RNA sequence: UCAAUGAAAAGGCAAACUUACUGAAAGGUGAGGACGCAAAGCUUCGGACCUACUGGUUGUUGUGCCAACCUAUGGUGGCCGAGUUACCAAG
Numbered sequence: 001u002c003a004a005u006g007a008a009a010a011g012g013c014a015a016a017c018u019u020a021c022u023g024a025a026a027g028g029u030g031a032g033g034a035c036g037c038a039a040a041g042c043u044u045c046g047g048a049c050c051u052a053c054u055g056g057u058u059g060u061u062g063u064g065c066c067a068a069c070c071u072a073u074g075g076u077g078g079c080c081g082a083g084u085u086a087c088c089a090a091g
Base pairs, nucleotide, nucleotide: 005091012037013036017032018031019030020029021028022027035078041084042083043082045081046080047079048076049075050074055070056069057068058067059066
């Protein structure tokens, strides 16, 4: 110096919940708030999961309405893996 692990110190992020806005929804953003997190920084590349506007199928006597099912182009990076960047430093 580099890599793995991570005691201590300085800090960092911010779950649930409340509230406002936004979205078809899942969710997202701001404020408050801390369950936790050594990448709980960033990126949907792979898997997993969530939602179903749109589209399709079925039901109803025909149509319409309505209902159910399938479907991601939507979403979760605080689901996991992967890529990438990074503060401090005992052992």
Predicted 3D model of a 91-nucleotide RNA (c-di-GMP-I riboswitch aptamer) from Anaerobacillus alkaliphilus.